This is a predicted structure of a 72-nucleotide RNA (transfer RNA) from Cercozoa sp. M6MM.
Its mean pLDDT, the model's own confidence on a scale to 100, is 81.
The sequence is in RNAcentral, with records from ENA.
NCBI's taxonomy places the organism under Eukaryota, Sar, Rhizaria, Cercozoa.
Rfam family: tRNA. Rfam classes the family as a transfer RNA.

[in-house]
RNA sequence: UAGGGAGUGGCGCAAUGGUAGCGCGCUGAUUUUUGGUGUCAGAGGUUGUAAGUUCGAUUCUUACCUCUCUAA
Repeated sequence: UAGGGAGUGGCGCAAUGGUAGCGCGCUGAUUUUUGGUGUCAGAGGUUGUAAGUUCGAUUCUUACCUCUCUAA
């Protein structure tokens, strides 16, 4: 310099145009003498940034940012 991939709660990942979910973690209650385990409930996301298309965008298009792979 060129091309490819990735970016979504604290962490790891889903969701192929129609209410953004799962596991772990966190908080509270319950269980236990205590801890752990189990059960129930809850909080936590402007989906990397900015535009565009659309009635409607995590999803499609464009630019940019960060990380990563390949080639030179």